Model confidence (mean pLDDT): 76 of 100. Predicted 3D model of RNase P RNA and transfer RNA as a complex of 434 nucleotides. It holds a member of the Rfam family "Bacterial RNase P class A".

RNA sequence: CGAGCAUGAAAGGCAAUCGCUGGAGGACGUAUGCGCCUUCAGAGGAAAGUCCGGGCUCCACAGGGCGGUGUGCCGGAUAACGUCCGGCGAGGGCAACCUCCGGGAAAGUGCCAUAGAAACGGAGACCGCCUUCGUCCGUUGGGCGGAGGUAAGGGUGGAAAGGUGCGGUAAGAGCGCACCAGCGUCCGAGUAAUCGGGCGGCUUGGUAAACCCCACACGGAGCAAGACCGAAUAGGGAAGGGAUGAUGCGGCCCGCGGAACCUUCCGGGUUGAGUCGCUGGAGCCUCCCGGUGACGGGCGGCGUAGAUAAAUGAUUGCCACCAUUAUUGGAACAGAACCCGGCUUAUUGAUUGCUCGCAAA
RNA sequence: GGUUCACUAGCUCAGUUGGCAGAGCACCUGACUUUUAAUCAGGGUGUCCCGGGUUCAAAUCCCGGGUGAGCCA
Repeated sequence: CGAGCAUGAAAGGCAAUCGCUGGAGGACGUAUGCGCCUUCAGAGGAAAGUCCGGGCUCCACAGGGCGGUGUGCCGGAUAACGUCCGGCGAGGGCAACCUCCGGGAAAGUGCCAUAGAAACGGAGACCGCCUUCGUCCGUUGGGCGGAGGUAAGGGUGGAAAGGUGCGGUAAGAGCGCACCAGCGUCCGAGUAAUCGGGCGGCUUGGUAAACCCCACACGGAGCAAGACCGAAUAGGGAAGGGAUGAUGCGGCCCGCGGAACCUUCCGGGUUGAGUCGCUGGAGCCUCCCGGUGACGGGCGGCGUAGAUAAAUGAUUGCCACCAUUAUUGGAACAGAACCCGGCUUAUUGAUUGCUCGCAAA
Repeated sequence: GGUUCACUAGCUCAGUUGGCAGAGCACCUGACUUUUAAUCAGGGUGUCCCGGGUUCAAAUCCCGGGUGAGCCA
């Protein structure tokens, strides 16, 4: 210099003027609703998607069984998680490093189209190879037909029942042996996943992001949850059900609780942009300690949106960045709606560390 | 704000234990006709919303994203 990998941060700053929302204060005005004055604060890393998890609220302070859903190597972190950290295995990359729904196919069932003789039964003889019988040609052999042996070779396929080599055999075959893969078992290391070594018989296809089995977890709904005040009043008709238990605990059964009412339809009355929930929290920052790390503990400091059809804006000046040039232009994705922890997606420019290649010293 | 679904030809829709993507209307070409319509014969015109994964094989199964609907005071 070029190519690449990982990482954690930032998301322009200051000032003036005019506005918007909220808090605090006020000795002012007031029709008691508020107005006015002063002062302080006022979007994000994703506020997004709503994909997970939790807090919170209501329904039995949520109970048992069946069903259902989710997760899925091992250990840890955490309020919890499908997240994160560390390790293991497999795969990719020269490497830094990255990716993996990564339990069980030797519990059972299903499926494996087309092609192929045969697609899972330790099966399968289409072409081959070998033995033998008959017959023909007529001769170191060959053709045709029959009976057997054979999974070495060919062919089909994504996959043909361990792989390679040597021996062996009529031809062959884990039939025997060596190495490798896999399975079982023993010993050792490790918390464990797993790894290393010995022995054994030689071997049991793929698919569980098919049903299923195993282990673990999960009650349901969601701030339009839920609570309160105010306004209005009237309750009526039809059908069905109800202490032989309606409605509820949003799948079913049990169980619990429990009403004289409940559900559906018809036709009516009234209605505030009301108040609370609402932001002080698994909160943020500096330092120290423990831990490889995620993270945990401690001292000190800070007070940082809370709106409701929805505020957080506009203009100007200076500085900073980029481009072009001598005065202009540009500056991404994007806007809180109960709150947090994650994931995913959108998006701007740069930092630091590491790897490989080339060149020079 | 929350929640539940859908996406297949130009339009409306089928497509199941994963195995060659289909129907009706529309459209195109030809015939008939002086011409058009109707009729007859022939033709599928497609990124199965997009990307990735599992599998021998994906419209179908899994994950992520996009677009469009419905419901709840």